[in-house]
Context: one part of a larger RNA
RNA sequence: UGACGGGGGCCCGCACAAGCGGUGGAGCAUGUGGUUUAAUUCGAAGCAACGCGAAGAACCUUACCUACCCUUGACAUACCGAUCGCGGAUCGCAGAGAUGCUUUCCUUCAGUUAGGCUGGAUCGGAUACAGGUGCUGCAUGGCUGUCGUCAGCUCGUGUCGUGAGAUGUUGGGUUAAGUCCCGCAACGAGCGCAACCCUCGCCACUAGUUGCCAGCAGGUUUGGCUGGGCACUCUAGUGGGACCGCCGGUGUCAAGCCGGAGGAAGGUGGGGAUGACGUCAAGUCCUCAUGGCCCUUACGGGUAGGGCUACACACGUGCUACAAUGGCAGUGACAGAGAGCUAAUCUCUAAAAACUGUCUCAGUUCGGAUUGUCUUCUGCAACUCGAAGGCAUGAAGUUGGAAUCGCUAGUAAUCGCGGAUCAGCAUGCCGCGGUGAAUACGUUCCCGGGCCUUGUACA
Numbered sequence: 001u002g003a004c005g006g007g008g009g010c011c012c013g014c015a016c017a018a019g020c021g022g023u024g025g026a027g028c029a030u031g032u033g034g035u036u037u038a039a040u041u042c043g044a045a046g047c048a049a050c051g052c053g054a055a056g057a058a059c060c061u062u063a064c065c066u067a068c069c070c071u072u073g074a075c076a077u078a079c080c081g082a083u084c085g086c087g088g089a090u091c092g093c094a095g096a097g098a099u100g101c102u103u104u105c106c107u108u109c110a111g112u113u114a115g116g117c118u119g120g121a122u123c124g125g126a127u128a129c130a131g132g133u134g135c136u137g138c139a140u141g142g143c144u145g146u147c148g149u150c151a152g153c154u155c156g157u158g159u160c161g162u163g164a165g166a167u168g169u170u171g172g173g174u175u176a177a178g179u180c181c182c183g184c185a186a187c188g189a190g191c192g193c194a195a196c197c198c199u200c201g202c203c204a205c206u207a208g209u210u211g212c213c214a215g216c217a218g219g220u221u222u223g224g225c226u227g228g229g230c231a232c233u234c235u236a237g238u239g240g241g242a243c244c245g246c247c248g249g250u251g252u253c254a255a256g257c258c259g260g261a262g263g264a265a266g267g268u269g270g271g272g273a274u275g276a277c278g279u280c281a282a283g284u285c286c287u288c289a290u291g292g293c294c295c296u297u298a299c300g301g302g303u304a305g306g307g308c309u310a311c312a313c314a315c316g317u318g319c320u321a322c323a324a325u326g327g328c329a330g331u332g333a334c335a336g337a338g339a340g341c342u343a344a345u346c347u348c349u350a351a352a353a354a355c356u357g358u359c360u361c362a363g364u365u366c367g368g369a370u371u372g373u374c375u376u377c378u379g380c381a382a383c384u385c386g387a388a389g390g391c392a393u394g395a396a397g398u399u400g401g402a403a404u405c406g407c408u409a410g411u412a413a414u415c416g417c418g419g420a421u422c423a424g425c426a427u428g429c430c431g432c433g434g435u436g437a438a439u440a441c442g443u444u445c446c447c448g449g450g451c452c453u454u455g456u457a458c459a
Base pairs, nucleotide, nucleotide: 001459002458003456004455005454007453008452009451010450011449012448013447015443016442019407020406021405022404023403026320027319028318029317030316031315032314033313034311035310042053043052064306065305066304067303068302069301070300073129077128078127079125080124081123082122083121084120087106088105089104092101093100094099109119110118111117131295132294134293135292136291140289141288142284143283144282145280147278152191153190154189155188156187157186158167159166160165171182172181173180197272198271199270200269202240203239204238205237206236207235208234211230212229213228216227217226218225243266246260247259248258249257250256322400326359327358328357329356330355331354338348339347340346366397371392372391373390374389375388376387377386413435414434415433416432417431418430419429
């Protein structure tokens, strides 16, 4: 100087408390461990691995296994020789296919000094080489997680100290903040904080179709439908607006804090992007790049089938429930954001809510697993191993032990909708809106963090 303390002081955070809803019990989905297997490819491992890489494993993907094939190779550059096209369609045989052999047809490269001379392509050969999702993330780059959007981390000059270092950065206030004020052997500065950026909320201006319809007119197809208009809504561009600016109180005549007015909005207005010096030899050699090592008729390449989907079990994350604040049947409105090659034009477009009826507390008209059967769709192909629908079947489950998680407002809870990936496949992920709460006395305690101080046999 740090680190640590079941030392002290001050302060903060859904950290506790106050509340609301869950997980832990059940069934299923999904990931992981374990076990099994010819193979169940590999990585991720407290927080910060476990619906993670994977925004989608039937083949492909695919890296794994079994079997069958290839060896200058599926791909790149260079050399030699041959051919002049390459390529496309097609018949047959063997084969699981890759592949090997074979038939027919279409097409018949460009320049040219007319020399295979140049370019290009194909085939054959030989060698340099290709190739490796093989190893090492403890050799690395790049990217990422985390402490943490926590308020810190440093430097120049000066001063103090033999020195390591200290000071500044400590102190008194204050703030979300090393934010600002005052004081001070310090005076300044940098990276962070804040602001500048995007978006939502109010207003004005500009613009008026595909959007809108107040006033005027037409028609009856009652629909802005038509003429017309750009007021309004809206769209999308430019500005304004909030600054403790005004008033009162308080405070050191400070920074600020408290209350009020006005205002769409009030003290950072809500949300996002933005992540200092560093920590964890954190993660990734399987995105990519790359040093070293290793393989080279195989640890490379191709194909078919299988596997990644196994199942005494254990854990994580979710979905659906256990019902009457409900189930079922009928009636029944109102979104936003996207996608579809173009489209404010067309298409995809809600559910909970509300009203009526029924069920009457039961393993039920709750719950839907499981199983049988029939069918549809995608796709060469749904056996291993897809999704959906009809009929039948109708399991566990009556609110969950110890323990544990999320959330402070348009939030939690609840309801549906869209998108990426994608032939097909979503309870996952990323977004969107509808309905819409409760509680916070407070900081003693648990956890994490910041500043000062103290002890230390630790570095």
The prediction has a mean pLDDT of 80. Predicted 3D model of a 459-nucleotide part of an RNA (small-subunit ribosomal RNA, 3' major domain) from alpha proteobacterium enrichment culture clone 9.